[in-house]
Molecule: Fluoride riboswitch aptamer (crcB RNA motif)
Organism: Methylovirgula sp.
RNA sequence: GAUGGGCGUGGGGAUGGAGUUCCCCCAAGCAUGCCGUUGGCUGAUGACUCCUAUCUCGCG
Numbered sequence: 001g002a003u004g005g006g007c008g009u010g011g012g013g014a015u016g017g018a019g020u021u022c023c024c025c026c027a028a029g030c031a032u033g034c035c036g037u038u039g040g041c042u043g044a045u046g047a048c049u050c051c052u053a054u055c056u057c058g059c060g
Stems, first nucleotide, its partner, number of pairs: 010025004016051006033041003
C1' cells in the first nucleotide's frame, strides 16, 4: 500500500455551535411558533449551562 473478514454507527424537538439531560420518530415518519393577517409579535435551548450573532438599558 492492497485485499478479505468481523464489530460499532441514525434522525427530529419554529433562526447558529458545543456539553448534559428529557421526549419523539425510525424507512416514512418526527418537526416546520403565535395573532386581531395587504400585516403584527416572541425566541438563537424541548430544558439547563457556555460560545457566537442580534436586541434593550446603564456606565466608562